A computed fold for a 75-nucleotide RNA from a Nitrososphaerales archaeon, annotated as transfer RNA. Rfam family: tRNA. It is annotated as a transfer RNA. The coordinates come from a structure-prediction model, not an experiment, and the mean pLDDT is 81. RNAcentral records the identical sequence in 2 taxa.

[in-house]
RNA sequence: GGGCCGGUCGUCUAGCCUGGUUAAGACGCUGCUCUCACACGGCAGAGUUCCCCGGUUCAAAUCCGGGCCGGCCCA
Repeated sequence: GGGCCGGUCGUCUAGCCUGGUUAAGACGCUGCUCUCACACGGCAGAGUUCCCCGGUUCAAAUCCGGGCCGGCCCA
């Protein structure tokens, strides 16, 4: 230098191909409940505008372009 894959709550992951009206799940966190107490269990809640910039569109996590970062391969 070239090719491929990936980047989404604190962590891990789904959703992307086929755009659609609250971004979901698990763990973790907070409060309540349960218990003599702790753990487990139960209920509720907070937290992500989806790596960045631009474009297309009535509408973008999703499509297009350019970057950044990580991994693998080729030279």